This is a predicted structure of a 363-nucleotide RNA (Bacterial RNase P class A) from a Thermodesulfobacteriota bacterium. NCBI's taxonomy places the organism under Bacteria, Pseudomonadati, Thermodesulfobacteriota. Its Rfam family is "Bacterial RNase P class A". Rfam classes the family as a ribozyme. Of the family's consensus pairs, 95% are formed in the model. The prediction has a mean pLDDT of 76. It is recorded under the gene name rnpB. RNAcentral holds the sequence, with entries from ENA.

[in-house]
């Protein structure tokens, strides 16, 4: 110095001025004025998982659907997270993986290939055996032929060493063996089983014996196996409750009045009348933010965390507040806006810091 891995932290500052939404006090009183005081995120997003809350179902229990999927641990829970195992990557710091089971059953699989799962002989290898033909040598010979020997074509066949297609051709190297081949047989490695060791456990293993080697690939193909799962959401949901809306009971009373609108009449509407009662629309209230809270310390734990013990109070809006200007100063500032809460992921997106790692060079 350069290329990179992992954690962790900020999110322009400061000051004035006007404004908006709550919350405290004081004043006039339906409303407002004053004065304090507070007011977006790390991701407030996506709505993709858990849980809390509230309502509804619900004796128990099972199927269907749906999700999970190595092993142990955190946690209220989880598809999170923490360690650890196995396997992929990377020279390393370190990453990444839904990672149960295709000898329970069914399915799928384009191309090229001869042959794609109790495989297969396209080229090449063989000639030991069988069959047929050529030509050469030999021996016999009645000169027509018979017979041995090696040689070479073809047939039938025998070979999974080789080439050769494929993403994949049914351990991998060596010697033996063979007619040429083949774990056919031995060595070694691989694989698999059992058992021993070590680990709670996945799992491992330079230990022991065994078995020639065994069933190709795909379950985020249906399916098995093990374990989880009732539904619906703050517009749940609760309480208060207007009106010439409307409904119920009981007394009254019989067309003449009465109610509403308005100061009052005319007029227009409505109608038996008075008292209880519950439903409930508009609207307001609530649910609502102090909670699995945040931060020091300090135990315990490798971690996630968990306990103790101090200490903080930090938006709650409801047509929805959270903003605009100035002025100074830098490094001149990304992605973005709560809406019930909380834990988690994934996506966005600027900039600082630290540990670590490779690699080159200088002391």
């Nucleotide at each position: 110095a350069g290329a990179g891995u992992u954690c962790g932290c900020c999110a322009g500052a400061c000051a004035g001025u006007c404004g908006c939404u709550g919350c405290c006090g004081c004043c006039c009183u339906u409303g407002g004025g004053c004065g304090g005081g507070a007011g977006a995120g790390g991701a407030a997003a996506g709505u993709c998982c858990g849980g809390g809350c509230u309502c509804c179902a619900u004796a128990g229990g099972g199927c269907a659907g749906g999700g999970u999927g190595c092993c142990a641990g955190g946690u209220a829970a989880c598809g999170c997270c923490u360690g650890g195992g196995g396997g992929g990557c990377g020279c390393g710091a370190g990453u990444c993986c839904a990672c149960g089971g295709c000898c329970a059953g069914u399915g799928c699989a384009g191309c090229a290939g001869a042959g794609a799962g109790u495989a297969g002989a396209c080229c090449g290898c063989c000639u030991a055996a069988g069959c047929a033909g050529u030509g050469u040598c030999g021996u016999u010979u009645u000169c027509g032929a018979a017979u041995g020997a090696g040689a070479u074509u073809g047939c039938c066949g025998g070979u999974a060493a080789g080439g050769g297609u494929g993403a994949a051709a049914g351990g991998g190297u060596g010697c033996g063996g063979u007619a040429a081949g083949a774990g056919c047989g031995c060595a070694c490695c691989g694989c698999g089983u059992g058992g021993g060791u070590g680990g709670u456990a996945a799992c491992a293993u330079u230990c022991c014996a065994c078995g020639g080697c065994a069933u190709g690939g795909u379950a985020a193909a249906c399916c098995c196996c093990a374990c989880c799962u009732g539904g619906a959401g703050c517009a749940a949901g609760a309480c208060c409750a207007a009106a010439u809306a409307g409904g119920g009971a009981u007394c009254c009373u019989a067309c003449a009045g009465g109610c509403g609108u308005g100061g009052c009449c005319c007029g227009c509407g409505c109608u038996g009348g008075a008292u209880c009662c519950g439903g409930g629309u508009a609207g307001g209230u609530u649910g609502c933010u102090g909670g699995a809270g945040g931060c020091c310390u300090g135990u315990g734990g490798u971690g996630a965390c968990a306990c103790a013990g101090g200490u903080c109070c930090u938006a709650g809006a409801u047509g929805a507040a959270u903003g605009a200007c100035u002025g100074u100063c830098c490094a001149c500032g990304a992605c973005a806006g709560a809406a019930c809460c909380c834990g988690g992921c994934u996506u966005a997106c600027g900039g600082c810091g630290a540990a670590c790692u490779c690699u080159a060079u200088c002391u």